[in-house]
RNA sequence: AGCCAGAAAAGCCAAACUCCGGGUAACCGGAGGACGGAAAGUUGCGGGUCCGUGUGUUGCGGAUAGCCGAGCUGCCUGG
Numbered sequence: 001a002g003c004c005a006g007a008a009a010a011g012c013c014a015a016a017c018u019c020c021g022g023g024u025a026a027c028c029g030g031a032g033g034a035c036g037g038a039a040a041g042u043u044g045c046g047g048g049u050c051c052g053u054g055u056g057u058u059g060c061g062g063a064u065a066g067c068c069g070a071g072c073u074g075c076c077u078g079g
Stems, first nucleotide, its partner, number of pairs: 003079004012037002017032006035066001041072003045069003048064006
């Protein structure tokens, strides 16, 4: 360097919910808070789901990465 594993250690992230703010909404950001996580880092690429707007044709725009899959990158420890 590469591959595999995640028991322990040291750390890391942060669900629901509450408050404040943004947004038509889904939802997002900050603070608190921990359900959980071994990529819960990252990318809307393929599905799914959700929101908005249209439609007698199956459209357009948005959201969700902690729904599933896939891509990219990576820490610690052990083998």